[in-house]
A computed fold for a 350-nucleotide part of an RNA from a metagenome, annotated as small-subunit ribosomal RNA, central domain.
Rfam family: Bacterial small subunit ribosomal RNA. Its family is annotated with ribosome and structural constituent of ribosome in the Gene Ontology.
Context: one part of a larger RNA
């Protein structure tokens, strides 16, 4: 090559946009490169094969032979795949009417709580554990009252409820602004799926540069606990968490399931539309569409389980897997400030 596979056994790249490229709706005419057919040429001899002969056989040798299949050339034939032309409208997209949503950036604003400050009231203890102490406190603490100041992070409402491509998003306002859904069916006239390579975002933690700093808290110091206790518990706490710029690019970045299409029983919640029937009106009911859960037929699956949101049946594209260790190392390249990333073996061993 060809043939297996990727939820949990090795295997879907966090996410997405795109760029060569591979696949690509539906009618007609043309063309004839793919595709089928026929002719001719060649495919050198030996050998190999099938089929006969000759040395008593056989190894040897000799004679004859293609089918088939490939290359070139030269004729048809158009079904189908490519190419050209002119339509179509079920794909896509666009308008136009409507709709819900913590989608995103910004600005301004709010209350609740936790610490501190100030001040009053008050007085002997508070806090803290299994008990304790280390600590705070008669320089008046905790405990209540009042005003003050900073800072993060928004309780009910909140829902296997909703937006997002993934990360992720949740007090209120305002302005900016992305994408969906759902109805029409005006308009475009296949403009589409995928997408090596690139590009872009991309939790938290780290990391430059300034700024802030309540609460919590890596490190750290102390007090228990033990046989130790470099811990889990308790008192304190630095860096960080916050917020501007700008680096990192990793996660069990999980639905451990790539991404579009179609098709394949059914019940039953929920969310946002559109119809229909009833009603005063909202429900309830019936019918659809798009999302999210729950159960299950049929099929699949080692099994657990999937199961219209398939892990079922198919088509098309991409990525990755190929025994465990060593190893996500080593070496090299690239990428970063750095940390360390990405790509990524082998000897050896079992």
């Nucleotide at each position: 090559u060809u043939u297996g596979g990727c939820g949990u056994a090795a295997a879907g790249a966090g996410u997405u946009c795109g760029u060569a490229g591979g696949c690509g709706g539906u009618u007609g005419c043309c063309u004839a490169a793919g595709u089928c057919u026929g002719g001719u040429g060649u495919u050198a001899a030996a050998g190999c094969c099938c089929g006969g002969a000759g040395c008593u056989c056989a190894a040897c040798u000799c004679c004859g032979g293609c089918a088939u299949g490939g290359c070139a050339u030269u004729g048809g034939a158009a079904a189908c795949u490519g190419g050209g032309c002119a339509g179509c409208u079920a794909g896509a997209g666009u308008g136009u009417g409507g709709u819900a949503g913590a989608g995103g950036u910004a600005u301004c604003g709010g209350g609740a709580a936790u610490u501190c400050c100030u001040g009053g009231u008050g007085u002997a203890g508070c806090g803290g554990u299994g008990a304790g102490a280390u600590g705070c406190g008669u320089a008046g603490a905790u405990a209540u009252c009042a005003g003050g100041a900073g800072g993060a992070a928004c309780a009910c409402c909140g829902g296997u409820g909703g937006c997002g491509a993934a990360a992720g998003c949740g007090c209120g306002a305002u302005a900016c602004u992305g994408g969906g859904c759902c109805a029409u069916a005006a308009c475009u006239g296949a403009c589409g799926c995928u997408g090596a390579g690139g590009a872009a975002c991309g939790a938290a933690a780290g990391c430059u540069a300034g700024g802030g700093g309540a609460g919590c808290g890596a490190a750290a110091g102390g007090g228990a606990u033990u046989a130790g206790a470099u811990a889990c518990c308790c008192c304190u706490g630095u860096a960080g968490u916050c917020c501007u710029a700008g680096c990192c690019g990793u996660a069990a970045a999980c639905g451990a399931u790539g991404g579009a299409u179609a098709c394949u029983a059914g019940g039953u919640g929920u969310u946002g539309g559109a119809g229909g029937a009833u009603u005063c009106g909202a429900c309830c009911c019936c019918u659809u569409c798009a999302g999210u859960g729950c159960c299950g037929u049929a099929g699949c699956u080692a099994a657990c389980g999937c199961g219209a949101u398939a892990a079922g049946u198919a088509u098309c594209c991409c990525g990755c897997c190929u025994g465990g260790g060593g190893a996500g190392u080593a070496c090299g390249a690239c990428c970063g400030c750095a940390a360390g990333g990405u790509u990524g073996a082998a000897a050896c061993u079992c």